The part of an RNA shown here (large-subunit ribosomal RNA, domain IV) has 343 nucleotides and comes from a Chloroflexota bacterium.
Its Rfam family is "Bacterial large subunit ribosomal RNA". Gene Ontology terms of the family: ribosome and structural constituent of ribosome.
[in-house]
Context: one part of a larger RNA
């Protein structure tokens, strides 16, 4: 000097990125428990008091010697009932710092952000806000199903049949989900245009003496698709500029104009999103780039890549306080094992 375990005056988070580690707490019984809330819960909330032993009593509950009675006799069926025991008690007393006397055994409240929950997952540096989930919703599938897997046979799907399978998104519940169908997908549409191979064969070239062969080939006909009319957003995606303008000033319900398929509707909002920023003000600290409540000038929230809310969960994430500590102030002392010395 390293590992590990204990003790530590006076403070107690001053330590740090951050109470991360330790420390507190802890069992039982009785008391008593807030906001909220889906009425289930929150709850072990919180906060409390008790708890050993001796002596006296109560006294359910177990057994059950023995007696009675009954008749269908039996390891029988009702009743009483000594003794032992015996939860839980009540009343006195005794002792020690200290009675769950050792050991085992919740710290705890208040605010928020995300996710409903319970559950999964980077076997070997992430357990989450990620996935996954009950619900929602669109969208295909009529059965030899759609859709996978396979050169095929076949098989799953399913020994199932639209309350049924598969596919996409959403993600419990609760209020709710605006506008755009221009482009792009998807679905519909018996005209119309344009399209292949086939049909069709007007001519046109080669050959032949001639029959006749070989090729080429116009117009017409000829399908899905594409154009083209629609129609559809819980399909992919999208949701605007510039001037003016009101009794101080600001500010603009109002006007004007340009453009677009239409210019964010309710909610929410310096946020898991805010560049400018440590925005302002508030509230908490003696002092708050963090957190909380407000504003709205949203660089760049926005409604099933859902929008806002929300009890209960959470080895979650963040702010903040009470306990309580050796994290500090700041070290020290000791037990154990290494390291080092001798051998």
């Nucleotide at each position: 000097c390293c590992c590990u375990c204990c003790u530590u005056a006076a403070g107690g988070a001053a330590c740090u990125c951050g109470g991360c580690a330790a420390a507190u707490u802890c069992g039982a019984u009785c008391c008593g428990u807030a906001a909220c809330u889906u009425c289930g819960g929150g709850a072990g909330a919180a906060g409390g008091a008790u708890c050993a032993c001796c002596c006296c009593u109560g006294g359910a509950g177990g057994u059950g010697c023995c007696c009675c009675g009954g008749c269908u006799u039996g390891c029988c069926c009702g009743g009483g009932a000594a003794g032992c025991u015996g939860a839980c008690g009540g009343g006195g007393g005794u002792c020690g710092c200290a009675g769950u006397g050792a050991g085992c055994a919740g710290g705890c409240c208040c605010a928020g952000g995300c996710g409903a929950c319970u559950g999964u997952u980077u076997a070997u540096c992430a357990a989450a806000a990620c996935c996954a989930c009950a619900g929602g919703u669109c969208u295909c599938u009529g059965c030899a199903a759609a859709a996978g897997c396979g050169a095929a046979a076949g098989c799953u799907g399913a020994c199932g049949u639209a309350u049924a399978g598969g596919g996409g998104c959403u993600g419990a519940c609760g209020c709710c989900u605006g506008c755009c169908c221009a482009g792009u997908g998807c679905c519909g549409g018996a005209a119309g245009g344009u399209u292949a191979a086939g049909g069709g064969g007007a001519g046109a070239g080669c050959u032949u003496c001639a029959c006749g062969g070989c090729u080429u080939g116009a117009a017409c006909u000829g399908a899905a698709g594409c154009c083209c009319c629609g129609g559809u957003g819980a399909a992919c995606g999208g949701c605007g500029g510039c001037c003016g303008u009101a009794a101080c000033u600001a500010u603009a319900a109002c006007g004007g104009u340009c453009c677009u398929a239409a210019g964010g509707u309710a909610g929410c909002g310096a946020a898991a999103u805010u560049c400018c920023u440590u925005g302002u003000c508030g509230g908490g600290u003696a002092a708050g780039u963090u957190c909380c409540g407000a504003c709205c000038c949203g660089c760049a929230c926005g409604a099933a890549a859902g929008g806002c809310g929300u009890a209960a969960c959470g080895a979650u994430c963040u702010g903040g306080g009470c306990a309580c500590u050796g994290u500090c102030u700041c070290g020290a002392g000791g037990g154990g094992g290494g390291a080092c010395c001798c051998g």